[in-house]
Molecule: transfer RNA
Organism: Hydrocytium acuminatum
RNA sequence: GGGUGUGUAGCUCAAUGGCAGAGCAAUGGACUCAUAAUCCAAUGGUUGCAGGUUCAACUCCUGUCAUACCCA
Numbered sequence: 001g002g003g004u005g006u007g008u009a010g011c012u013c014a015a016u017g018g019c020a021g022a023g024c025a026a027u028g029g030a031c032u033c034a035u036a037a038u039c040c041a042a043u044g045g046u047u048g049c050a051g052g053u054u055c056a057a058c059u060c061c062u063g064u065c066a067u068a069c070c071c072a
């Protein structure tokens, strides 16, 4: 330099163009003499960034950044 994959909540990951979710963690509560475990509740997101297509984009297209791998 060229190519491929990945990027979504604090962490690990879903979501085949139609309301962005789960588990864990953290927080509050119940239970307990107390802690842990268990149960309940609520919170937490400019979907890496910038554009484009579309009535509508995590999803399709382009550029770019980060990272892993392959080729040279």
Base pairs, nucleotide, nucleotide: 001071002070003069004068005067006066007065010024011023012022013021018055027041028040029039030038048064049063050062051061052060